A computed fold for a 72-nucleotide RNA from a Candidatus Saccharimonadota bacterium, annotated as transfer RNA. Lineage of the source: Bacteria > Bacteria candidate phyla > Candidatus Saccharimonadota. It matches the Rfam family "tRNA". Rfam links the family to the GO term triplet codon-amino acid adaptor activity. The coordinates come from a structure-prediction model, not an experiment, and the mean pLDDT is 82. The sequence was found in a public genome assembly.

RNA sequence: GCCAUCUUAGCUCAGGGGUAGAGCAUCGCCAUGGUAAGGCGGGGGUCCCGGGUUCAAAUCCCGGAGAUGGCU
Numbered sequence: 001g002c003c004a005u006c007u008u009a010g011c012u013c014a015g016g017g018g019u020a021g022a023g024c025a026u027c028g029c030c031a032u033g034g035u036a037a038g039g040c041g042g043g044g045g046u047c048c049c050g051g052g053u054u055c056a057a058a059u060c061c062c063g064g065a066g067a068u069g070g071c072u
Base pairs, nucleotide, nucleotide: 001071002070003069004068005067006066007065010024011023012022013021018055026042027041028040029039030038048064049063050062051061052060
């Protein structure tokens, strides 16, 4: 220098056009003499950035940034 993949909640990851979820973590409650485990519930995300397409974009297209891997 070229190519491919990835970027979504504090962490690990789903979701690939119709207004975003899980597990863990965190907070509250239940329960216990108390703690842990357990059960129930809550909060938390400009979906990396900027444009474009569309009635509608996390999702499709273009450019940029970053992270991996490959080639030279």